[in-house]
Context: one part of a larger RNA
RNA sequence: CGUAGGAGAUCUGAGGGAAUCUGUCCCUAGUACGAAAGGACCGGGAUGGGCAAACCUCCUGUGUACCAGUUGUCACGCCAGUGGCAGCGCUGGGUAGCAGUGUUUGUUCAGGAUAACCGCUGAAAGCAUCUAAGCGGGAAACCUACCCCAAGAUAAGAUUUCACUCCAGGUUUUCCUGGCGAAGGCUCCUGGGAGACUACCAGGUUGAUAGGCUGCAAGUGUAAGUGCGGUAACGCAUUCAGCUGAGCAGUACUAAUAGGCCGAGAGU
Repeated sequence: CGUAGGAGAUCUGAGGGAAUCUGUCCCUAGUACGAAAGGACCGGGAUGGGCAAACCUCCUGUGUACCAGUUGUCACGCCAGUGGCAGCGCUGGGUAGCAGUGUUUGUUCAGGAUAACCGCUGAAAGCAUCUAAGCGGGAAACCUACCCCAAGAUAAGAUUUCACUCCAGGUUUUCCUGGCGAAGGCUCCUGGGAGACUACCAGGUUGAUAGGCUGCAAGUGUAAGUGCGGUAACGCAUUCAGCUGAGCAGUACUAAUAGGCCGAGAGU
């Protein structure tokens, strides 16, 4: 921009895409078969491998704005306590998130039309013949079925809901100019398990969208100060303490204010 007025929501599915893999074991059955050795078709069940998707409850990683320990050095006047730098200085752990080595699921059942092939009936050609007319069976391939996208499918689809059709002037039949500006949308702002940007989604005071605060969860592992014990290093008590990024709730304290823009129907 189009889809012959403007919007919100929900669908249909023309068409397209993805996927389609495979082993072993058990039962049937030591049956059919076979002198024996051996050993099934058909049918049913179990469990793996590969590949794919989703997820983070468990396991394992990472986790450079979390916690603790510790070395050297510098600084805060000194002690104590802290901070800077040294690959995050090094070391031990670790929430959320993100991952796989982890978990779950799928790779299914079935139908149709067929290939090679196997048939029925059957002439040409009194026989024979699956074929010439006619009628069946038959594969991971084909078309459906399962999953995803999908009306720019220009043949542009369907359903449902929402809103307006006023005022002034010219002309006064049509029409022209100006104003008002609905439903709804955009802009703007707070953000996100959404994201390169955009888009999408949750919100914008009739508010829990983000931050803060409070509580909880979770991590680390018992802070500082003080007291006691020890010559001291240090230990014990106060203290399952102190501190804490992303998690879960509650709470308008802070910021989403106030606004601005677009948007009204060719014709017959």
Predicted 3D model of a 268-nucleotide part of an RNA (large-subunit ribosomal RNA, domain VI) from candidate division WOR-3 bacterium UBA6260. Lineage of the source: Bacteria > Pseudomonadati > Caldifarciminota. The coordinates come from a structure-prediction model, not an experiment, and the mean pLDDT is 85. It matches the Rfam family "Bacterial large subunit ribosomal RNA". Gene Ontology terms of the family: structural constituent of ribosome and ribosome.